[in-house]
RNA sequence: GCCCUCAUAGUUCAACGGAUAGAAUGCAAGAUUGCGGAUCUUGCGAUAGAGGUUCGAUUCCUCUUGAGGGCA
Numbered sequence: 001g002c003c004c005u006c007a008u009a010g011u012u013c014a015a016c017g018g019a020u021a022g023a024a025u026g027c028a029a030g031a032u033u034g035c036g037g038a039u040c041u042u043g044c045g046a047u048a049g050a051g052g053u054u055c056g057a058u059u060c061c062u063c064u065u066g067a068g069g070g071c072a
Stems, first nucleotide, its partner, number of pairs: 001071007010025004018055001026044006048064005
């Protein structure tokens, strides 16, 4: 230099182009307990950035950024 893959809650992962983007874990509050742990209930929290296509984009296209891999 060229090509390929990936980027979603604090973390690990889901999501035919159409639901309020969901689960586990974490954190906070409450219940429970003599106090903790465990358990139960409720809440908090995310689509890397910028454009494009579309009635509608996490999903498709382009560029940028970052991570990983292959060729030379």